The RNA shown here (c-di-GMP-I riboswitch aptamer) has 107 nucleotides and comes from a Pseudomonadota bacterium. Taxonomically the source falls in Pseudomonadota (Bacteria, Pseudomonadati).
RNA sequence: UUCUGCUCAGAGCAAACCGGGGGAAACUCCGGGACGCAGAGCUACGGGACUUAAGAGAUUAGUAUUAUUUAGCAAGAUACUGAUUUUAUGUCAGCCGGGCCGCCAGA
Numbered sequence: 001u002u003c004u005g006c007u008c009a010g011a012g013c014a015a016a017c018c019g020g021g022g023g024a025a026a027c028u029c030c031g032g033g034a035c036g037c038a039g040a041g042c043u044a045c046g047g048g049a050c051u052u053a054a055g056a057g058a059u060u061a062g063u064a065u066u067a068u069u070u071a072g073c074a075a076g077a078u079a080c081u082g083a084u085u086u087u088a089u090g091u092c093a094g095c096c097g098g099g100c101c102g103c104c105a106g107a
Stems, first nucleotide, its partner, number of pairs: 002107004012037002017032006035094001041100003045097003048092003054089001055087012068075001
């Protein structure tokens, strides 16, 4: 330096769940708790998954306005509001791959 994780040592992390904080949510932080983890350390670069508050697009309903149209109602157009839906500037590194750094042992 590379490969491997059968064995040794000292450690490390912490799923579900519970309490509290943050967030629209996904999720996250702190404490408890351990299902597991040899990178369950770091990094959203590629794929994937999750969420949709704001913005944007689409559909739809209501209200208001109106120079068009009509005998009239209606329709159309514009604006506002609500609902549904699509979309990451959001989230996940304990989904996979890549990148960076690292403990012990063996070859």